Small-subunit ribosomal RNA, 3' major domain from a metagenome, 483 nucleotides, folded computationally. The coordinates come from a structure-prediction model, not an experiment, and the mean pLDDT is 82. The full RNA is in RNAcentral, with records from SILVA.
Context: one part of a larger RNA
């Protein structure tokens, strides 16, 4: 100078505390770990792996097994050398299929002497450089990523200081979310970081009125912006305007600044997003891509059938569903937001108890579809039971998607109806339109194992005015047999 203490002083942080729902029990769904297999493909392994790469494993993916095939190869670019019997299409055998054998038909351009001949591209076939490799090495690397941590902190130029390593700056007094700003200072200045600029909501004001809205005024229905209209309002989307500690008042060093008030839709970073400083972990990925080395080359490369990644005594995460009356069933009623559609999204109607299907009006969509949100409200039932709760589990019938649902797919109906009666130790999230609750929509995607993830709305709490403690962090000091 660092790191380090069961040294000390400040200070923050859903870090404790206060509170409000979970996890650990139970059945199911998923990673994982062992185990067991022909094979259960390879990766991640405290925090920072385990609903992670995988935003879709029947086939295909697919990288593993087992079969059966092929070797200038599935694919690229270059030479040689053949021959018109080629290249393509046909069709036979043989095969599970890849693939092998065999036959038939039969092109395309340019010159020429035009029944013809000759050369040439592509293409073919043979050889030969070569392909090809998810083989290994993240401890050879690039990219990109996690994490400390959106913490407030890392450095630098010139001056000083000290033989020197370095100090100083950047500490001291205040203040902050902030090395934020103020003051005072052998420092003065400046950089990366922090604000801030960008997206977005929240409120207005202008322009603009389809396909979108309807206040008056007219017509019209059963009803409906329906329809003449009309820009007022709601939205829409493009530009502006707003906030700045700007004003007031106490406090404070005639400071930053920090309480309180005014007006304001908004008040001290208004919320939320992007964005992550020098560097830590030889942190992660050679299976995204790129690549050095090093390995194979008739195979450790390709191609197809078929299994397998979905096994299963059992153990861990992380998720759903419940255990019920703040519910559960039966019926009637109200209200959104963000999305997406042409190999698509499908309306009204008919047909099924349904899942579905039949048909095909309108829609490349502020027009039409998906789309009827749910919880919520009123009304009846159920009467605390393993039940009218709860829904695994297995039968049967059936739909729908695909060449094909048995290994392994989703849904519907009938029937079965298991465990569970609020969970040991021990753990998790969460400071407001949040937690918790309740539906909605999308990538992936033929279908779907999504209860996953990544969005939307709707309803909507409690509790913290403390820092002793645990758990990380930061500055300033102080010890040290450590670097």
């Nucleotide at each position: 100078u660092g790191a380090c203490g069961g040294g000390g002083g400040c200070u923050c942080a859903c870090a404790c505390a206060a509170g409000c729902g979970g996890u650990g029990g139970a059945g199911c769904a998923u990673g994982u770990g062992g185990u067991u297999u022909a094979a259960u493909u390879c990766g991640a392994u405290a925090c920072u792996a385990c609903g992670c790469g995988a935003a879709g494993a029947a086939c295909c993916u697919u990288a593993c097994c087992c079969g059966g095939g092929u070797u200038u190869g599935a694919c690229a670019u270059g030479c040689a050398c053949g021959g018109a019997u080629u290249a393509g299409c046909u069709c036979a055998u043989u095969g599970a299929a890849a693939g092998a054998u065999g036959a038939g038909u039969g092109a395309c351009a340019g010159c020429c002497u035009c029944u013809g001949g000759u050369u040439g591209g592509a293409a073919c076939g043979u050889g030969c450089a070569c392909a090809g490799g998810u083989g290994u090495u993240g401890c050879a690397u690039g990219g990109c990523u996690g994490u400390c941590g959106u913490c407030a902190g890392c450095a630098c130029g010139u001056g000083u200081c000290g033989u020197g390593a370095g100090a100083u700056g950047u500490c001291g007094g205040g203040u902050u979310a902030a090395g934020u700003c103020c003051c005072a200072u052998a420092a003065c200045g400046a950089g990366c970081g922090a604000a801030a600029c960008c997206c977005u909501u929240a409120u207005c004001a202008u322009u603009a009125g389809u396909u979108g809205c309807c206040a008056g005024c007219g017509g019209g229905u059963a009803a409906a912006g329906c329809c003449g209209g009309g820009g007022a309002c709601u939205c829409u989307a493009a530009u502006g305007a707003g906030a700045c500690u700007g004003c007031c008042g106490u406090u404070g060093u005639c400071a930053a600044a920090a309480c309180g008030g005014a007006g304001g839709a908004a008040g001290g970073u208004g919320g939320g997003g992007a964005c992550g400083a020098c560097g830590u972990c030889a942190a992660g990925u050679c299976a995204u891509c790129a690549u050095g080395g090093c390995c194979c080359u008739u195979a450790u490369a390709c191609c197809c059938g078929g299994g397998g990644u979905g096994a299963c005594a059992c153990a861990c995460g992380u998720g759903c569903u419940a255990c019920a009356a703040u519910g559960g069933u039966g019926g009637g009623u109200a209200c959104a937001a963000c999305g997406g559609g042409u190999u698509c999204c499908g309306a009204g109607a008919c047909c099924g108890c349904g899942a579905g299907g039949u048909g095909g009006a309108g829609g490349c969509a502020a027009u039409c579809c998906c789309u009827u949100a749910a919880a919520g409200c009123c009304c009846a039932u159920c009467c605390c039971a393993g039940u009218u709760c709860g829904g695994a589990u297995u039968g049967c019938a059936g739909u729908c998607u695909g060449a094909a649902a048995u290994u392994c797919g989703a849904c519907u109906g009938c029937a079965u109806g298991a465990a569970g009666u609020u969970g040991g130790a021990a753990u998790c999230g969460c400071u407001a339109g949040u937690a918790a609750u309740c539906g909605c929509g999308g990538a992936u995607c033929a279908g779907c194992c999504a209860u996953g993830c990544c969005g939307c709305g709707g309803u909507g709490a409690a509790u913290a005015u403390g820092u002793u403690c645990c758990u990380g962090a930061g500055c300033c000091u102080u010890g040290u047999a450590c670097a």